[in-house]
Context: one part of a larger RNA
């Protein structure tokens, strides 16, 4: 130093599975409910199959009858319109009976009996006679008819059984006949009301220093924002989602807050008078800018919070937002010159499509004239606030999961950081009886290290196995022992504190998965830490982390829970590289 052999697994982010945790996809399944929209089922009406008689109740309607005191007034005048007579031996008046109504005063019916009268016109009343006809209103009573509905019932529709008869020659099938039972229900069709996770299709928003919980998603003010203008951020502050018919024009006329003297009650502060006051006030509402020549506070008079327009600017991707002289028209206030198309400026809002109203010398109208209805113009309906607004309409669970993705992003390790840790050193107030530094050290202050806890999210998500035992180490040194000093509030002994030093040492046990811990026995000592929290192609597998169950607590629920608890497949024959042993040359 070449070539082998046998072994041993640190390394080749070793092999195997396009990571199953974690997100992310307007991916996907499947559960789950009081998410949304359906719908099978069920339930409940109408009609049809589907018929007879009876009884009973509403409603039209036709006939027949009866039925109506407000008050004066022979007295239970429904209205109007005719009318001088009507009704009786085909039986008035009056009497007993017996039915109806009643505001008990009478009305009216029928029956008997009786025997020739009753009753209007006239006088009272707003209206004149149930004397008599006719129409017709209110209440009720009786018959017919149509319609609706309810109950009994009937059998012949239609069901249901029969061990019975035929077709038939096997049949419990079909079909007829015959009989029981039931019965116009029940079942079936249809239409439309409920109900309706049984079932289906679907929805469950983004920002996010991973994801979720919070929070937030327009708009205005300021401040970051670097002296035009613009400028992120889950950066630091506040407001808005209106108000006002006067708080709007115009004309004219005032100054404000505070403070000092005075000055009844009156006091620091109420109204009053004098003074000084660039504004320290006030401007409906945040904050900026503005502002006294007011834009601020008042008074008169009035609607310009106005129609058609708009040169020409200004921000600005788009959409659009903003400022605007100046012409016409018809006004307001002012003497007039003139100002006035709200409001000191700047938030006080929403496209589209649909739909509702009004307007016109009107535009399109399905053969042609109309017309509906559509168009214009004006105007009203969205916390579409996830405020450029997917749709008229949607919420959860997956540990039973799945599928494209991602180191664009969590969770392990590692790598930067160094707030926190852990060590060290500055300063010395002060404790140490006196005595800052034998020991200890306040309030600060500067550092190392890279073992905790985080922050970033830079390699790895076509995978870098995760707690802890076991096994083998190994390398720091801030040294536990075992050496060696210095100093002491070191007498000796034990000590305490610093400084050298990393050569070899640092136990058995008993509880927990445990690392740590606590606790027994010892021991010179039972050191701290690095090494992917050293080591799972070395072993374990008790923990923690699938899929099974319980409980306890949260959910209506599916399920959930750094809660708890029993159960729970740990794969690899070694190419290189590295390390033992060995042979050969």
């Nucleotide at each position: 130093c070449c070539c082998g052999c046998g072994c041993c697994a640190a390394g080749a982010c070793g092999g195997a599975a396009a990571g199953a945790c974690c997100c992310c996809g307007u991916g996907a399944a499947c559960c789950u409910u009081u998410a949304c929209u359906g719908u099978a089922g069920c339930c409940u009406a109408g009609c049809a199959u589907u018929g007879g008689c009876u009884u009973u109740u509403g409603g039209c309607u036709c006939g027949a009858c009866a039925u109506g005191u407000g008050u004066a007034g022979c007295a239970u005048a429904g209205g109007u319109g005719g009318g001088a007579g009507a009704c009786u031996u085909c039986g008035a008046a009056g009497c007993u009976c017996g039915g109806g109504c009643g505001c008990c005063a009478g009305c009216u019916c029928g029956a008997g009996u009786g025997g020739a009268g009753u009753c209007g016109u006239c006088a009272g009343u707003g209206a004149a006679a149930u004397a008599c006809c006719a129409c017709u209103c209110u209440u009720g009573u009786c018959g017919g008819g149509c319609u609706a509905g309810a109950a009994u019932u009937c059998u012949a529709a239609c069901c249901u059984c029969g061990a019975c008869c035929c077709g038939u020659g096997a049949a419990u099938c079909c079909g007829g006949g015959c009989g029981u039972g039931g019965g116009a229900c029940a079942g079936u069709g249809u239409u439309a009301g409920g109900u309706g996770g049984g079932c289906a299709g679907u929805u469950u928003g983004a920002c996010u220093g991973g994801g979720g919980c919070g929070g937030u998603c327009u708009c205005c003010u300021c401040c970051c924002a670097a002296a035009a203008g613009g400028u992120a951020a889950c950066g630091g502050a506040g407001g808005a989602g209106u108000c006002c018919g006067a708080a709007g024009g115009u004309g004219c006329g005032c100054u404000c807050a505070a403070c000092g003297c005075g000055g009844u009650u009156g006091g620091c502060a109420a109204u009053c008078g004098c003074g000084u006051g660039u504004a320290g006030a006030g401007g409906g509402u945040a904050a900026a800018g503005c502002u006294a020549u007011a834009a601020g506070c008042g008074c008169g008079c009035c609607u310009g919070a106005c129609u058609g327009a708009g040169a020409g600017a200004g921000c600005u991707a788009u959409c659009g937002c903003u400022c605007g002289a100046u012409c016409a028209g018809a006004a307001a206030c002012g003497a007039a010159a003139g100002u006035u198309g709200g409001g000191c400026u700047u938030a006080g809002u929403g496209a589209u499509c649909c739909g509702g109203u009004g307007u016109a010398u009107g535009c399109c109208g399905c053969g042609u004239g109309g017309a509906a209805g559509g168009g214009a113009c004006a105007u009203c309906g969205c916390u579409c606030a996830u405020c450029a607004g997917a749709c008229a309409a949607a919420a959860g669970g997956u540990a039973c999961u799945c599928c494209g993705g991602g180191g664009a992003u969590a969770a392990c390790a590692g790598g930067c950081u160094g707030a926190u840790c852990u060590c060290c050193c500055c300063c010395a107030a002060g404790a140490g009886u006196u005595c800052g530094u034998a020991u200890c050290g306040a309030c600060g202050g500067g550092g190392a290290g890279g073992u905790u806890u985080g922050g970033c999210a830079c390699c790895u998500c076509g995978a870098u196995g995760u707690c802890g035992g076991c096994u083998c180490a190994u390398c720091g040194c801030a040294u536990c022992c075992u050496g060696g000093g210095g100093g002491u509030g070191a007498a000796g002994g034990c000590g305490c504190u610093c400084c050298c030093a990393a050569g070899g040492g640092u136990u058995c046990g008993g509880c927990u998965g445990u690392u740590c811990g606590c606790c027994g026995a010892u021991u010179a000592a039972a050191g701290c830490g690095g090494u992917a929290c050293g080591u799972g192609a070395g072993c374990u597998g008790g923990g923690u982390u699938u899929a099974g169950a319980c409980c306890g607590u949260c959910g209506u629920g599916a399920g959930a829970c750094a809660g708890g608890u029993c159960g729970g497949u740990c794969c690899c024959u070694a190419u290189c590289u590295g390390g033992c042993g060995u042979g050969g040359g």